[in-house]
RNA sequence: GCCAGUGUAGCUCAGUGGCAGAGCAGCGCUUUUGUAAAGCGAAGGUCGUCGGUCCGAUCCCGACCACUGGCU
Numbered sequence: 001g002c003c004a005g006u007g008u009a010g011c012u013c014a015g016u017g018g019c020a021g022a023g024c025a026g027c028g029c030u031u032u033u034g035u036a037a038a039g040c041g042a043a044g045g046u047c048g049u050c051g052g053u054c055c056g057a058u059c060c061c062g063a064c065c066a067c068u069g070g071c072u
Base pairs, nucleotide, nucleotide: 001071002070003069004068005067006066007065010024011023012022013021018055027041028040029039030038048064049063050062051061052060
């Protein structure tokens, strides 16, 4: 330099056009003499950035950024 993949909650990941979700972690409550475990609940997001298409974009298109892999 060229090609491909990945980027979504603190972490690991779902979500292929119509209100953004799960598990774990953290917080509160129940239970316990107390802790842990278990159960219940609430909270937590600029969906990497900037544009485009569309009535509507995490999702489709383009550029850029970061990371990973391959080729040279």